[in-house]
SAM riboswitch aptamer (S box leader) from a soil metagenome, 118 nucleotides, folded computationally. The model forms 97% of the base pairs in the Rfam consensus. It matches the Rfam family "SAM riboswitch aptamer (S box leader)". Gene Ontology term of the family: regulation of gene expression. The sequence is in RNAcentral, with records from MGnify.

C1' cells in the first nucleotide's frame, strides 16, 4: 500500500512532566493549573492472533478423526471521557417554509482507528 472484519459494550491509579489535548480542514461541543500532551510503574478492560476447551453433532465394528466453541485468559497486539465526542460527501422521509433553505432522522460512502494476513 492492498484485503478482510470490527468500530453506540467495556475498563485507572501513582510517578515524572509543565500547556496543551480530544487524527486530519472547517464548524460545533467537549476535557484540562482540582495538571493537558508525552514518558515509567503498576493495575484493569477485551477477546483480533496464539493457546487451552465443556456440553453437542458429524464419520467409523471399534480405536480413533473432524466440526463446533460455552468457558478461560497463559503468550502477541490493542485499549483504559464522551458512539470513531458530532458534524463535514450522497441520498431518502416527513415537518417547518416555500424563490432557496434549515434542522431532525435513517441509509450509504468517505476519512480514520485496531486486528489477521498479503
Nucleotide at each position: 500500500u492492498c484485503u478482510u472484519a470490527u468500530c453506540c459494550a467495556g475498563a485507572g491509579a501513582g510517578g515524572u512532566g509543565g500547556a496543551g489535548g480530544g487524527a486530519u480542514u472547517c464548524g460545533g461541543c467537549c476535557c484540562u493549573a482540582u495538571g493537558a500532551a508525552a514518558c515509567c510503574u503498576c493495575g484493569a478492560c477485551a477477546a483480533c492472533c496464539u493457546g487451552a476447551g465443556a456440553u453437542g453433532g458429524c464419520u467409523g465394528a471399534a480405536a480413533a478423526g473432524c466440526c463446533g466453541g460455552a468457558c478461560c485468559a497463559a503468550g502477541g497486539u490493542g485499549c483504559c471521557a464522551a458512539u470513531u465526542c458530532c458534524g463535514u460527501c450522497a441520498g431518502a422521509a416527513g415537518u417547518u417554509c416555500u424563490g432557496a433553505a434549515a434542522a431532525u432522522u435513517c441509509u450509504g460512502g468517505g476519512a480514520g482507528a485496531u486486528a489477521a494476513g498479503a